[in-house]
Bacterial small signal recognition particle RNA from a Solirubrobacteraceae bacterium, 97 nucleotides, folded computationally. Its Rfam family is "Bacterial small signal recognition particle RNA". By type it is a non-coding RNA gene. Rfam links the family to the GO terms signal recognition particle, plasma membrane targeting and SRP-dependent cotranslational protein targeting to membrane, signal sequence recognition. It was read from a public genome assembly, where an Rfam model found it. NCBI's taxonomy places the organism under Bacteria, Bacillati, Actinomycetota, Solirubrobacterales, Solirubrobacteraceae.
RNA sequence: GGCCGGGUCCCGCGCGAUGCAGGCCCGUGAACCAGGUCAGGUCCGGAAGGAAGCAGCCUUAAGCGGAUCCCUGUAGGCGCUGCGGGGUGGCCCGACC
Repeated sequence: GGCCGGGUCCCGCGCGAUGCAGGCCCGUGAACCAGGUCAGGUCCGGAAGGAAGCAGCCUUAAGCGGAUCCCUGUAGGCGCUGCGGGGUGGCCCGACC
């Protein structure tokens, strides 16, 4: 110096972490136009009983707040002894001549 292979380079995929959103969990949550139970009182009845139902209480819808990092989706100058494809200008490593 030549040549071959690999890495660096580019693209795609995979896995992991991270960010965001949602689900799940907890709390809160309808005064009037959710539900249940309905003290007191009201109404019907001769009575027995029945009816509607305020307050209160309970469960929750929408919403709000919080925790976890279990599940789902998504993002990129994150990471990898990962995989595949592309390129052969430069650099590095190895083999051969």